A computed fold for a 109-nucleotide RNA from Neobacillus niacini, annotated as SAM riboswitch aptamer (S box leader). The organism belongs to Neobacillus, within Bacteria.
């Protein structure tokens, strides 16, 4: 980088240190920010992978399943992935429903 996969309307600092002007992917549009943005670190949140544990099953190792737990590698910590963009469906608006984009985890090339 590209495939296959499986989540994506819960949750996490109303006064946490440093930093200092931008961010919300990209485009519109809407927002957030000197009452301090992005980035660091700390903190928290969550349970994808692994470990470690229950318990049922089916067992030769040992699996599978449904749970707990957070010890270790990610993740995330304004607004539904902040809305639209493309197809159906309704239809004055508003708006349901699905793709595509994207974002993260596991696997593979």
């Nucleotide at each position: 980088u590209u495939c296959u996969u499986a989540u994506c309307a819960a949750g996490a600092g109303c006064a946490g240190g440093c930093g200092g002007a931008g961010g919300g992917a990209a485009a519109a549009g809407c927002c957030c920010a000197a009452u301090g943005a992005a980035g660091c670190c700390c903190g928290g949140c969550a349970a994808c992978c692994g470990a470690c544990u229950u318990a049922a099953c089916a067992c030769a190792u040992u699996g599978u399943u449904a749970g707990g737990c957070a010890c270790g590698g990610u993740g995330c910590u304004a607004a539904a992935u902040c809305u639209u963009g493309c197809a159906g469906c309704a239809a004055a608006u508003c708006g349901c429903u699905g793709a595509a984009a994207g974002a993260u985890g596991a696997g593979a090339a």